[in-house]
Context: one part of a larger RNA
RNA sequence: GCCUGCGAGUUAAUCUUUGUCGCGAGGUUAAGGGAGAGACACCCGGAGCCGAAGCGAAAGCGAGUCUUAAUAGGGCGCGUAGUGGCAGGGAUUAGACACGAAACCGAGUGAGCUACCCAUGGCCAGGGUGAAGCGGGUCUAACCGCCCGUGGAGGCCCGAACCCACUAAUGUUGCAAAAUUAGGGGAUGAGCUGUGGGUAGAGGUGAUAUGCCAAACGAACUCGGAGAUAGCUUGUUCUCCCCGAAAUAGCUUUAGGGCUAGCGUCAUGUGGUGAGUACCGGAGGUAGAGCACUGGAUGAGCUAGGGGGCUUACAGCUUACCAAACUCAACCAAACUCCGAAUGCCGGUACUUAGGAGCAUGGCAGUCGGACUACGGGAGAUGAGUUUCGUAGUCGAAAGGGAAAGAGCCCAGACCAUCAGCUAAGGUCCUUAAGUCCAGGCUAAGUGGGAAACGAUGUGGGAUUACUGAGACAACCAGGAGGUUGGCUUAGAAGCAGCCACCCUUUAAAGAGUGCGUAACAGCUCACUGGUCAAGUGAUCCUGCGCGGAAAAUUUAACGGGGCUAAGCCUGGCGCCGAAGCCAUGGGAGGUUAGUCUGAUAAUCGUGUAGUUGUGUAGUAGGUAGUCGGAUAGUCAAGUACUAGAGGAUAGAGACAAAAGACUAAGAGACAAAGGAACUACAGGACUACAGGAUUAUCAGACUGAUCUCGGUAGGGGAGCGUUCUGCCAGCGGUGAAGGUUGACCGAGAGGACGACUGGAGCGGGCAGAAGUGAGAAUGCAGGC
Numbered sequence: 001g002c003c004u005g006c007g008a009g010u011u012a013a014u015c016u017u018u019g020u021c022g023c024g025a026g027g028u029u030a031a032g033g034g035a036g037a038g039a040c041a042c043c044c045g046g047a048g049c050c051g052a053a054g055c056g057a058a059a060g061c062g063a064g065u066c067u068u069a070a071u072a073g074g075g076c077g078c079g080u081a082g083u084g085g086c087a088g089g090g091a092u093u094a095g096a097c098a099c100g101a102a103a104c105c106g107a108g109u110g111a112g113c114u115a116c117c118c119a120u121g122g123c124c125a126g127g128g129u130g131a132a133g134c135g136g137g138u139c140u141a142a143c144c145g146c147c148c149g150u151g152g153a154g155g156c157c158c159g160a161a162c163c164c165a166c167u168a169a170u171g172u173u174g175c176a177a178a179a180u181u182a183g184g185g186g187a188u189g190a191g192c193u194g195u196g197g198g199u200a201g202a203g204g205u206g207a208u209a210u211g212c213c214a215a216a217c218g219a220a221c222u223c224g225g226a227g228a229u230a231g232c233u234u235g236u237u238c239u240c241c242c243c244g245a246a247a248u249a250g251c252u253u254u255a256g257g258g259c260u261a262g263c264g265u266c267a268u269g270u271g272g273u274g275a276g277u278a279c280c281g282g283a284g285g286u287a288g289a290g291c292a293c294u295g296g297a298u299g300a301g302c303u304a305g306g307g308g309g310c311u312u313a314c315a316g317c318u319u320a321c322c323a324a325a326c327u328c329a330a331c332c333a334a335a336c337u338c339c340g341a342a343u344g345c346c347g348g349u350a351c352u353u354a355g356g357a358g359c360a361u362g363g364c365a366g367u368c369g370g371a372c373u374a375c376g377g378g379a380g381a382u383g384a385g386u387u388u389c390g391u392a393g394u395c396g397a398a399a400g401g402g403a404a405a406g407a408g409c410c411c412a413g414a415c416c417a418u419c420a421g422c423u424a425a426g427g428u429c430c431u432u433a434a435g436u437c438c439a440g441g442c443u444a445a446g447u448g449g450g451a452a453a454c455g456a457u458g459u460g461g462g463a464u465u466a467c468u469g470a471g472a473c474a475a476c477c478a479g480g481a482g483g484u485u486g487g488c489u490u491a492g493a494a495g496c497a498g499c500c501a502c503c504c505u506u507u508a509a510a511g512a513g514u515g516c517g518u519a520a521c522a523g524c525u526c527a528c529u530g531g532u533c534a535a536g537u538g539a540u541c542c543u544g545c546g547c548g549g550a551a552a553a554u555u556u557a558a559c560g561g562g563g564c565u566a567a568g569c570c571u572g573g574c575g576c577c578g579a580a581g582c583c584a585u586g587g588g589a590g591g592u593u594a595g596u597c598u599g600a601u602a603a604u605c606g607u608g609u610a611g612u613u614g615u616g617u618a619g620u621a622g623g624u625a626g627u628c629g630g631a632u633a634g635u636c637a638a639g640u641a642c643u644a645g646a647g648g649a650u651a652g653a654g655a656c657a658a659a660a661g662a663c664u665a666a667g668a669g670a671c672a673a674a675g676g677a678a679c680u681a682c683a684g685g686a687c688u689a690c691a692g693g694a695u696u697a698u699c700a701g702a703c704u705g706a707u708c709u710c711g712g713u714a715g716g717g718g719a720g721c722g723u724u725c726u727g728c729c730a731g732c733g734g735u736g737a738a739g740g741u742u743g744a745c746c747g748a749g750a751g752g753a754c755g756a757c758u759g760g761a762g763c764g765g766g767c768a769g770a771a772g773u774g775a776g777a778a779u780g781c782a783g784g785c
Stems, first nucleotide, its partner, number of pairs: 001785006011094013026050003032044003054061002064076004097235002100232001104225006115199009124189001126158003129154001133150006162186003166183005201217001203213003210219001238720006248261005262367002264364007274353009288339001289337002294333003298329004303323001305322002307319004370395010400411003415587004421582002426577003429562003435574001437573006448564001454548002458545010475532005481505003486500003511526001515524002588710018607691007615683006626671003633664004642647001721774001723771007731763002739758005745752002
């Protein structure tokens, strides 16, 4: 890594809400008990709880009460619906959807590693140096000193064992979870080392490195509290249908979390309240504009004041200086306004619209990181794919077509199918579907197909103006003179270094000189004039399209490409192509609505049957009150059955056979009124039950038709599929169950059949119920490879 299996909203209690069922002014039991083989079955148990009355702090009063002086007003109540199961949604408390900390606490286990200590042992080849002391000699008055010996000190020297670990290489899935090799340091010492023992985690030990305390120590390890907590990250398993957000406000030790509101959904209620357009009525101070205010700011005038100068006792005079106020002209402003829109907003009326419009109550959410584009602003550098507001759109949560390619741009909102059609944006030479279309212009730059200030006889259009057949402009021929070398300056200055002036004359015309030139002159040239020629020639402004300005890193690389002089740009026109848009045909689903049918419930009205009840009329039988009677047990059966008999009736010592009936203290048996009841018949009522019918209403379902709708993340709602087990019902299976492999079947899907082969003993279907109920992801867990 792959495959297979396992793997995450559960359970309990309480509260709330929805559906449904029971009972209903009531509802319900709890613990416990009974009975039972058991059960989702049954019976007790009324303690308790909720509800049926509230108001007030309370006394208290009560459909009211409190406040109050109040009979006022106001607050909270009153015109009845609850309660208990079951199921679903949600909440709370519990581990509470699953996995996940670092940590905290408790009780223990550790000093066989290592740190330090205690006790007791062991070890240190060899070589060198040569302290004190001592002896001798020498020296001295003596002490010192010096020399020679002796001596053998030392955290002394060199260097093995031993200990350490400074350097380098190798090693780095190693020989090794710290080594090897070659060097290195200490090696009589604060040395190394064996054995036994001691110190324990809020601690020990430590020549401090926060080191070490059994291969991860700023607080060991093991188990427990414990499923600690995790506003964080990750993951969270079948299908289809309807709707469908938010990235905002307020508050928050709050800012990546929450709560309430906003926006979504579902249910119930309301019924045009919503939205749009037109008109009418409003509030307002933005855009623009303006300068009347507040400020800013330019020029001119006028004129206080100030500065400078002259003068001066004071005064005064003057000024190419500055300048208030005032006047004129022309300006500026988010925090200026004499003014002042368009939109938008509020209200009213009418019309249109009937949309998943509005509003209210309740259940359930998600959202609180937004992004870009256009427009209106702020911040910033009138920077940013910047930031912060407002309005709208798109993305978010939106596929399709266009923009070569592209979340946010342009067009357009995908229920499904189609080898049908029309369009949008955008295109129509080829790539590449459709015009090498039509008409008129422009561009020559491959402009198109990147860029500014600025620059330029590019070129098209328009306008104004000057000169021009009395001959312009350009070109060519000729002239371009005299006073004069103007004056000054200067070495010189003669048109032409510089300063001043810039006249006059002759002329067709000619500057006291436009440029080159000279030391200065000279020379060339221009202005200006004549001639030749012959028809337009200059200047300025506005405007269309082009030119330069124009240098970057992968390879042409700034049209997607080819290529294009249109296949570029502007204007007009006619076609065509072009999307999941629209339309056509067929189909599916959802909502609304209409009709029909069916079912349920309720109400009302008939019908039939049965029953009950009461009324009227007529009739019938019975036998009640009452009377008599009478046992304590009796009567009938019956003195029967049975028994030899005495006896003797539901019992026996037992067995067999037969028999084993009826009634009474509510009086057996007998007798026996009136009235009523009962019964029967007829008449006409009431009530109940059942059956069946009609009408209306509501609800549900089916079918048919019409119409609208069906993109979708978070999320809400609805309908289903499948798995395991349980109950009930009916089944399948060695003539082959489950499982496996496979096939062109069915269903909108989850899924479901059927056949064949395999397999070899169990299995599915219908209706309900209960869940360890669906896997691809969690650096998931286990196994296999």
Molecule: large-subunit ribosomal RNA, domain II
Organism: marine sediment metagenome